[in-house]
Context: one part of a larger RNA
RNA sequence: GAGCGAACGUUAGCGGCGGGCCUAACACAUGCAAGUCGAGCGAGAAAGUGGCUUCGGCCAUCAGUAAAGCGGCGGACGGGUGAGUAACACGUAGGUAAUUUUCCUUCCAGCGGGGGACAACGUUCCGAAAGGGACGCUAAUACCGCGUACGUUUCUCGGGACUCUGGUCCUGAGAAGGAAAGCUAGGUAGCAAUAUCCGGCACUGGAUGAGAAGCCUGCGUAGCAUCAGCUAGUUGGUGGGGUAACGGCCUACCAAGGCGAAGACGCUUAGCUGGUCUGAGAGGAUGAUCAGCCACACUGAAACUGAGACACGGUUCAGACUCCUACGGGAGGCAGCAGUGGGGAAUAUUGGACAAUGGGCGCAAGCCUGAUCCAGCCACGCCGCGUGAGUGAUGAAGGCCUUCGGGUCGUAAAGCUCUGUGGGGAGGGACGAACCGCCGGUAAUUAAUACCUACCGGCAUGACGGUACCUCCUUAGCAAGCACCGGCUAACUUCGUGCCAGCAGCCGCGGUAAUACGAAGGGUGCAAACGUUGCUC
Numbered sequence: 001g002a003g004c005g006a007a008c009g010u011u012a013g014c015g016g017c018g019g020g021c022c023u024a025a026c027a028c029a030u031g032c033a034a035g036u037c038g039a040g041c042g043a044g045a046a047a048g049u050g051g052c053u054u055c056g057g058c059c060a061u062c063a064g065u066a067a068a069g070c071g072g073c074g075g076a077c078g079g080g081u082g083a084g085u086a087a088c089a090c091g092u093a094g095g096u097a098a099u100u101u102u103c104c105u106u107c108c109a110g111c112g113g114g115g116g117a118c119a120a121c122g123u124u125c126c127g128a129a130a131g132g133g134a135c136g137c138u139a140a141u142a143c144c145g146c147g148u149a150c151g152u153u154u155c156u157c158g159g160g161a162c163u164c165u166g167g168u169c170c171u172g173a174g175a176a177g178g179a180a181a182g183c184u185a186g187g188u189a190g191c192a193a194u195a196u197c198c199g200g201c202a203c204u205g206g207a208u209g210a211g212a213a214g215c216c217u218g219c220g221u222a223g224c225a226u227c228a229g230c231u232a233g234u235u236g237g238u239g240g241g242g243u244a245a246c247g248g249c250c251u252a253c254c255a256a257g258g259c260g261a262a263g264a265c266g267c268u269u270a271g272c273u274g275g276u277c278u279g280a281g282a283g284g285a286u287g288a289u290c291a292g293c294c295a296c297a298c299u300g301a302a303a304c305u306g307a308g309a310c311a312c313g314g315u316u317c318a319g320a321c322u323c324c325u326a327c328g329g330g331a332g333g334c335a336g337c338a339g340u341g342g343g344g345a346a347u348a349u350u351g352g353a354c355a356a357u358g359g360g361c362g363c364a365a366g367c368c369u370g371a372u373c374c375a376g377c378c379a380c381g382c383c384g385c386g387u388g389a390g391u392g393a394u395g396a397a398g399g400c401c402u403u404c405g406g407g408u409c410g411u412a413a414a415g416c417u418c419u420g421u422g423g424g425g426a427g428g429g430a431c432g433a434a435c436c437g438c439c440g441g442u443a444a445u446u447a448a449u450a451c452c453u454a455c456c457g458g459c460a461u462g463a464c465g466g467u468a469c470c471u472c473c474u475u476a477g478c479a480a481g482c483a484c485c486g487g488c489u490a491a492c493u494u495c496g497u498g499c500c501a502g503c504a505g506c507c508g509c510g511g512u513a514a515u516a517c518g519a520a521g522g523g524u525g526c527a528a529a530c531g532u533u534g535c536u537c
Stems, first nucleotide, its partner, number of pairs: 001537004006533005013385006019378002021343001026341003030338003035073003040070002048061005080296003089221008099213003104209001106207005112146001114144002121136006153176010182201003186197004222268003229259003234256008271293004275286004298319005321332004349375001351374003357371001358369004388418004398409004422478001423474006432464001437459007481526005486507003492521005502509002
């Protein structure tokens, strides 16, 4: 000199864009943060309103609505934190002939015919509650057999091509095993149930693409040698098991190996990177915000479901803590968004909206979304603007200094002439909004004027917000401080004090003429900030 997620002191007008628990991965009251689908399924209220009434009630509507249940998809994303981790964790370059993949794209084929349950519900029992038991009824795109099997999987016997000699690909024959689910807008026929056509959304088996994930390897990525030896599933082999998959991943047996001064093992510290800061560079320091990866979710452990988890707002067990209890037993997990206590020098609102972007579910309408978009608080940072402009010498009054002549604050003020950014008042008033949807039209498709798809036109939809912005009115009125002035270092005098009180980054000032202490006047520097402290280069 530059920088900062800063803090502290004094001061403070406005706006834009960013940032905001670095400490206790300490404990958490309360609310919200993951639901959705009636175009899979069975069932299905009440209040209110209206009517009737024998005054007990009944009927209609509310309403096939609400709230539940079975079932599907999503709760593995999004959001948080940095504890652990010195490691294939990360970065980079490769490999997988050792692998998986819900949803999505494109393509091929199929969707025949049966069966038995379990919730909800009803009855009943136990319990303070949380919750649970028994009996009975019932549906499905829930569950289970059967038939079918192009292709695919496994096994046996062959042929060919390629090859890294491990295998891979193509192909013939035989054997074994393995699927399914329907719902629905519209047209036609029919009195109807229904049938059929076309379309939509699904279901089953396979192939393809893109993406995602798993696994393996080379190299690189702290400190300490006052850590020098470490290792028994350890290193390798065989058989077996396990996994989507290779592998001591696991197991039985066999062999005795494997690593290490190019630093094993141990201890300490630490999430890694793109980047950020500094520096001419080399380098050094760092890893807030944003983005990629990893790890974690009260602590420890485990598996279940699933395409995917060993799962933040799932389950089970153990532990600590908190809460409820009828003492028998139960409930909980903010390192999600707000918020509270605590810790600390220190870090914000228990706000609004799904309008946009994105996500989940749904054919869709739509619902959900503390992701997100906005608003609130804080000079925490950067940037911009303002606090007036012109004129004005009796160089006014007053302050300070003075050699008492005067000098200086100083064109500064007053006065005169203007302007109106910001502030205040009044009026107008956005972009962000076009997707989806609805209406109309055209094209394509079709048996079809249905549906679906594409395009065009119109309508509707804004939290922010009556905000930005624009116009008019108003008054110089309402808006300047902070540090420093001995040298380094820009800026000097007077008074007070008298080695006292005090200053100080270094040198050093102060003991009676202090430009260094305190005050005043003046000056210098920066300016809505200015200084101090801390940390990095």

Predicted 3D model of a 537-nucleotide part of an RNA (small-subunit ribosomal RNA, 5' domain) from a metagenome. The coordinates come from a structure-prediction model, not an experiment, and the mean pLDDT is 82. The full RNA is in RNAcentral, with records from SILVA.